Bacterial RNase P class A from an uncultured Woeseiaceae bacterium, 363 nucleotides, folded computationally. It matches the Rfam family "Bacterial RNase P class A". The family's RNA type in Rfam is ribozyme.

RNA sequence: AGAGUUGGCCUUGCAAUCGCUGGUGAUACUUAUCACGAGAGGAAAGUCCGGGCUCCUUCGGAAAAAGUGCCAGGUAACACCUGGAGGGUGCGAACCCAUGGAUAGUGCAGCAGAAAAUAUACCGCCUAAGUACUCAAGUAACGGUAAGGUUGAAAUGGUGCGGUAAGAGCGCACCGCAUAAAUGGUAACAUUUAUGGCUAGGAAAACCCCACUUGGAGCAAGACCAAAUAGAGAAGUGCCUGAUUAAUUUCAGAUCGUCGAUUCCGAGCGAACUUCUGGGUAGGUUGCAUGAGAUAGUUGGUGACAACUAUCCUAGAUGAAUGAUUGUACUCGACAGAACCCGGCUUACGGCCAACUCUUUCU
Numbered sequence: 001a002g003a004g005u006u007g008g009c010c011u012u013g014c015a016a017u018c019g020c021u022g023g024u025g026a027u028a029c030u031u032a033u034c035a036c037g038a039g040a041g042g043a044a045a046g047u048c049c050g051g052g053c054u055c056c057u058u059c060g061g062a063a064a065a066a067g068u069g070c071c072a073g074g075u076a077a078c079a080c081c082u083g084g085a086g087g088g089u090g091c092g093a094a095c096c097c098a099u100g101g102a103u104a105g106u107g108c109a110g111c112a113g114a115a116a117a118u119a120u121a122c123c124g125c126c127u128a129a130g131u132a133c134u135c136a137a138g139u140a141a142c143g144g145u146a147a148g149g150u151u152g153a154a155a156u157g158g159u160g161c162g163g164u165a166a167g168a169g170c171g172c173a174c175c176g177c178a179u180a181a182a183u184g185g186u187a188a189c190a191u192u193u194a195u196g197g198c199u200a201g202g203a204a205a206a207c208c209c210c211a212c213u214u215g216g217a218g219c220a221a222g223a224c225c226a227a228a229u230a231g232a233g234a235a236g237u238g239c240c241u242g243a244u245u246a247a248u249u250u251c252a253g254a255u256c257g258u259c260g261a262u263u264c265c266g267a268g269c270g271a272a273c274u275u276c277u278g279g280g281u282a283g284g285u286u287g288c289a290u291g292a293g294a295u296a297g298u299u300g301g302u303g304a305c306a307a308c309u310a311u312c313c314u315a316g317a318u319g320a321a322u323g324a325u326u327g328u329a330c331u332c333g334a335c336a337g338a339a340c341c342c343g344g345c346u347u348a349c350g351g352c353c354a355a356c357u358c359u360u361u362c363u
Base pairs, nucleotide, nucleotide: 001359002358003357004356005355006354007353008352009351010350012329013328014327015326016325017324018323020039021038023036024035025034026033027032041335045346046345048344049343050342051341052340053218054217055216056215057267058266060265061264062263063262065214066213067212068211069210070084071083072082073081074080085099086097087096088095089094100209101208105207106206108202117156122149123148124145125144126143131140132139133138157175158174159173160172161171162170176198177196178195179194180193181192182191183190184189222286223285224284225283232277233276234275235274236273237272240253241252242251243250255271256270257269258268293312294311295310296309297308298307299306300305330333
């Protein structure tokens, strides 16, 4: 000097004038006026996860359905985050992983190739032994072989040595695999030793099996006030049995209804329920912002985070406020607007700072 990797911070700042919206206080009392102070993000976006909160007979059981999937922690919780283990990519700093099970079962792998899972002989190699022919060399058939070659994404343990007629874990060494033990670690796992020639291709982001988790609906949830209409019309089903009572009184059973995301069972409640036609209202208040809150410090922890102390209050609109102008500073300003709230993930995008890696040159 160039090329990269990772982390952190900010998201133009300040001032003046005018305008808009909420709040607090004062004055006024039809309304309004004045003062103070506040007012759109790190992603408000996507609506992909998790919750808080509100309501709903079942917030009971079982099946089904859905989600997650190495281990240990963090958190209100999570499919998120942190740290590890295993695997992979990169020269490296670093980054990525849909990481349980293929001996529970079913299904799949076109074409090619001899053959694709109880799989395999096309080309090739051998002629030892035995059979036939031959004077012999040798030839033929039977036979042996899967080490070499072909095909493919993948050919069924790998490399080397020995051995053999030629070969093959046939034998041996190392590696791999299986089993067992010991050591280390909370664990996932790792290392070592011993035994065994050795039984187990791919893929579950195919169905499936295993383990764990899971009520539903959603602020247009919900609560309150006011007002209005037609407590309208039609059809169908049910209103049972026993005991008891002054009495549809009370109890029990049966039937029906009650529809929480599906089915069944149980419990609770009810005696009316279901369908069709037609009509009225849809206005206001609240929910609505003090929070799993923010900032700073100390302590603990590898870390995510936790505890304690102190300080602060920081938008609540409802056809929808949060703006405009001027001046000034410099790092000269991108992506982009709250609607119940919060924790994540993903996507869009500008600038600054720091550390680390590789290459080249000079000292």